This is a predicted structure of a 418-nucleotide RNA (Bacterial RNase P class A) from a Thermoanaerobaculia bacterium. The model forms 97% of the base pairs in the Rfam consensus. The coordinates come from a structure-prediction model, not an experiment, and the mean pLDDT is 77. A source record names the gene rnpB. The RNAcentral record of the sequence draws on ENA. Its Rfam family is "Bacterial RNase P class A". It is annotated as a ribozyme.

């Protein structure tokens, strides 16, 4: 110095003026104090917490988890490690239990997709032939039929190990060396799983985010959960009280009509009842208004364990909580990042130019000195231009997905130089 890997952290700072939400205090004006995220986002998991149901417990049946160990309140989340894949490497990346429990599937192509097969070939043995060749016994080659055979060839993603030598009629783990499987395994590990060494010629194609099987887990629902108070109006339930007035007329008026329904009687200005209106109360709900709400698996720091994930103990802080919902605007300085000009470092397995010194018949190379331009990269300074993603809505812990930038820390890979 270039390319990259893994981990962390930050998200602009002060100030000046105008503004928002909440609390406290003040009759008021106003004063004082708090005021977003690393994702507050998706709601994809796992809890609090609240109501609902169910009640131990077992079977069915459905889901979701699936190498190990460990953390955790849990989890599908995070630490370690192990196996498999990708890098040159630092590392990433894996729903990573079974396919010798059973069932389906394996398009297309292809002869055949899983106890088998043969399409072109290879090869023996037979037969047939107007064709050669022949030391007449036969051979060659063409065609057929019966068989062997899986090396070669095609086909696919995948073909019942692989390459070599052997062997064979022609092949073939048929025989054998390696390499590959598979079983046993000393021994190390808590365990996943490694594994010296030994047998065996090799059997068991793939798929379970394909049915299944094995093993562990699990009720629903959501702060609009759910509790408190409680208004008109309408309805509901129970008591009291009431049941007369109207019409003409300017007015007075013994003018005139009328006296809720239903039952009983002693027939009345009765008595039960029921309608209807009025007022009182009582109970459900609905506008609203309060609790739930922000102290909590918090947060900082510091000590100790532990390889980490976390854990334990001591200080010490209170950090939005409002209602469909505030946390924002401009300005000025001052950081940081771009792009551009200009100054200066700084130099290379670069490019030229000039000397030397060895090598060579020379073209020419090797080594090494001065000097000039260019590269990567670093600093000043001037002029312009950027600040993303996004926005609490009971509250934790995870996971994913977005992001102008920028800062720290280990490591790996290339080049140089000492």
């Nucleotide at each position: 110095c270039g390319a990259g890997c893994g981990g962390g952290c930050c998200a602009c700072g002060c100030g000046a003026u105008c503004g928002c939400c909440c609390c406290g205090g003040g009759c008021a004006a106003c004063c004082g104090g708090g005021g977003a995220g690393g994702a507050a986002a998706g709601u994809c998991c796992g809890a609090a917490c609240u109501c609902c149901g169910a009640a131990c417990g077992g079977g069915c049946g459905g889901c979701a988890u699936g190498c190990c160990g460990g953390g955790u309140a849990a989890c599908a989340c995070c630490c370690g490690g192990u196996c498999g894949c990708g890098g040159c490497a630092a590392c990433g990346c894996g729903a990573a239990g079974g396919a010798a429990a059973g069932u389906g599937c394996c398009a297309c192509a292809g002869a055949a997709a899983a106890a088998a097969a043969a399409c072109c070939g290879c090869c023996u043995u037979c037969c047939g032939g107007c064709u050669c060749c022949u030391u007449c016994g036969g051979g060659a080659c063409c065609g057929g039929a019966c068989g062997g055979u899986a090396a070669g060839g095609g086909u696919g993603a995948a073909a019942c190990g692989g390459u070599g030598c052997g062997g064979u009629a022609a092949g073939a783990g048929c025989g054998c060396a390696c390499c590959g499987c598979c079983c046993c395994g000393a021994c190390g590990g808590c365990a996943a799983c490694g594994g010296a060494g030994g047998g065996g010629g090799c059997a068991c194609g793939g798929u379970a985010a394909a049915c299944c099987c094995c093993a562990u887990g699990c009720g629903g629902a959501g702060c609009a959960a759910g509790g408190c108070c409680a208004a008109a109006u309408a309805g509901g339930g129970a008591g009291a009280u009431g049941c007369a007035g109207g019409g003409c007329g300017c007015c007075c008026g013994u003018c005139c009509c009328g006296c809720c329904c239903c039952g009983c009687c002693u027939c009345g200005c009765g008595c039960g009842g029921g309608a209807c209106a009025u007022c009182u109360c009582c109970g459900g709900g609905u506008c609203g208004g309060c609790c739930g709400c922000u102290u909590g698996a918090g947060c900082c720091c510091g000590a100790g364990g532990g390889a980490g994930a976390c854990c334990u103990c001591g200080g010490g802080c209170c950090c939005a909580g409002a209602g469909g919902a505030a946390u924002g605007a401009u300005c000025g300085c001052g950081a940081c990042c771009c792009c551009g000009g200009c100054a200066g470092g700084g130099g290379g397995u670069u490019c030229g130019g000039g000397g030397g010194a060895c090598c060579g018949c020379a073209a020419g190379g090797u080594c090494u000195c001065c000097u000039g331009a260019c590269a990567a990269u670093c600093u000043g300074u001037c002029g312009g231009g950027g600040g993303a993603c996004a926005g609490a809505a009971u509250u934790c812990g995870g996971c994913u997905u977005a992001c102008c930038g920028g800062c720290c820390c280990g490591c790996u890979c290339g080049g140089a130089g000492c």